[in-house]
Molecule: SAM riboswitch aptamer (S box leader)
Organism: uncultured Microlunatus sp.
Order: sequence, then C1' cells, then structure tokens
RNA sequence: UCAUCCAGAGGGGGACGAGGGAUUCGGCCCGAUGACUCCCCGGCAACCGGCCAGAUCAGCUGAACACGGUGCCAACUCCGACUCGACCGAAGGCCGGUCGAGACAGAUGA
Repeated sequence: UCAUCCAGAGGGGGACGAGGGAUUCGGCCCGAUGACUCCCCGGCAACCGGCCAGAUCAGCUGAACACGGUGCCAACUCCGACUCGACCGAAGGCCGGUCGAGACAGAUGA
C1' cells in the first nucleotide's frame, strides 16, 4: 500500500495461578467448577505457495485440496465513543433511545 474482518472451528490432556476480553473511558461478559498465557493433541479456514483445468498465456481466471508458509478456534473486531441518515420518545438542551451507513482505531494475509 492492497484485500478481508455478522461464515466456520470454539474440544481433550498437561503446566501456571489471577486476572482477562488490544489501547483510554463507559457498558457488558469470561474467570479458583481454574479464566488469560504456554506446551502436546484435535479442529476450522483457501491469504500465499504447490497441485489441476481453461483461455485472449512472463501473467490471468476458475476448481479442488489442509501437502508446505501463515492465520484462527466465547460473545459481529463483544458493544459504544466521531460523522451522517431513518424512526421513536421527549419538548426547545447541539436531549435520549433503536436501526443502518461511514470514519477512526485494531486484527490477519500478501
């Protein structure tokens, strides 16, 4: 810089022992019936490579595949924060709520 992020797996054993869900704040959750983290096993997934096919062929497109490199396995990236729109409430406060879109931030891959 580009692509993707409401799909899926979300278990078993071992070690550790108090916080964890990225960051700040708020909410809501997970956690001594042992979370988080680490190791082994298991599983999910087609981002890259490899493999196969096609064509308009240095590259492209498509299919299949977990073989290699990664990744992932509570909750939409757990939700909100900033902007816009729709609706509802309220009634004159740049108000509150719900939904949607976007932004910001982040994660993963190339």